[in-house]
Molecule: Glycine riboswitch aptamer
Organism: uncultured Micromonospora sp.
């Protein structure tokens, strides 16, 4: 690294408007609030990593494009098992 099995957080079931062969815990399109755990971008701040310092990197650190904000489902990460 593949697979397989368990675990696995955060955050408005918010608001307005329209669609229907499904009237739905359903879809679209606008607004505000918000989350940090797919991807994605950044090393500005603190933190590790190059023996220290600079230069450079790196994330679970930041950002919040994407994605998410009951359940479901997705989920970085974590045990085990097999190759």
């Nucleotide at each position: 690294c593949a697979c397989g099995c368990g675990g696995g957080a955060g955050a408005g079931a918010c608001c307005g408007c329209c669609c229907c062969u499904u009237u739905g815990c359903g879809g679209g399109c606008g607004g505000c609030g918000c989350c940090g755990a797919a991807g994605g971008g950044g090393c500005a701040g603190a933190u590790c990593c190059c023996u220290c310092c600079c230069c450079g990197g790196a994330a679970c650190c930041u950002c919040u494009c994407a994605g998410g904000c009951a359940a479901a489902a997705g989920g970085a990460c974590c045990a085990c098992g097999u190759g």